[in-house]
RNA sequence: GCGCCCGUGGUGAAAUGGUAUCACAUCGGCCUUUUAAGCCGACAGUUCCUGGUUCGAGCCCAGGCGGGCGCA
Numbered sequence: 001g002c003g004c005c006c007g008u009g010g011u012g013a014a015a016u017g018g019u020a021u022c023a024c025a026u027c028g029g030c031c032u033u034u035u036a037a038g039c040c041g042a043c044a045g046u047u048c049c050u051g052g053u054u055c056g057a058g059c060c061c062a063g064g065c066g067g068g069c070g071c072a
Stems, first nucleotide, its partner, number of pairs: 001071007010024004018055001026042005048064005
């Protein structure tokens, strides 16, 4: 330099173009002599950036940025 894949809460992952969901973590409560485990609940995302298409974009398109793999 060229090609392919990926970028979503603190972490790991889902999500036919139509309310962004789950697990873990965190916080609160229940239980327990206490802790852990278990049970219940809550918080946490302007979905990497800038544009475009669309009534509507995490999803489609273009250009960037970052990461991974392959070729040279």
About this RNA
A computed fold for a 72-nucleotide RNA from a Gemmatimonadales bacterium, annotated as transfer RNA. The coordinates come from a structure-prediction model, not an experiment, and the mean pLDDT is 82. RNAcentral holds the sequence, with entries from ENA and MGnify. Its Rfam family is "tRNA". It is annotated as a transfer RNA.